Predicted 3D model of a 74-nucleotide RNA (transfer RNA) from an Oscillospiraceae bacterium. It matches the Rfam family "tRNA". Rfam classes the family as a transfer RNA. It was read from a public genome assembly. NCBI's taxonomy places the organism under Bacteria, Bacillota, Clostridia, Eubacteriales, Oscillospiraceae.

RNA sequence: GCGCUGCUAGCUCAGCUGGAUAGAGUGACUGGCUACGAACCAGUAGGCCGGGGGUUCGAGUCCCUCGCAGCGCA
Numbered sequence: 001g002c003g004c005u006g007c008u009a010g011c012u013c014a015g016c017u018g019g020a021u022a023g024a025g026u027g028a029c030u031g032g033c034u035a036c037g038a039a040c041c042a043g044u045a046g047g048c049c050g051g052g053g054g055u056u057c058g059a060g061u062c063c064c065u066c067g068c069a070g071c072g073c074a
Base pairs, nucleotide, nucleotide: 001073002072003071004070005069006068007067010026011025012024013023019057028044029043030042031041032040050066051065052064053063054062
């Protein structure tokens, strides 16, 4: 330099062929339980989906560009 893959909650990830309010586990917090904790049970908060632009009635999903990480080729 060229090509491919990935980037979504604090962390690990899902999200179909573009469709209505973006989810799970774990962690955090609150409550229950307990003599007190752990475990267990219930609930709450936390994201405008890596940045920008475009297409579309509608984009996490498609296109362009930039950034970061990984892999391959030279």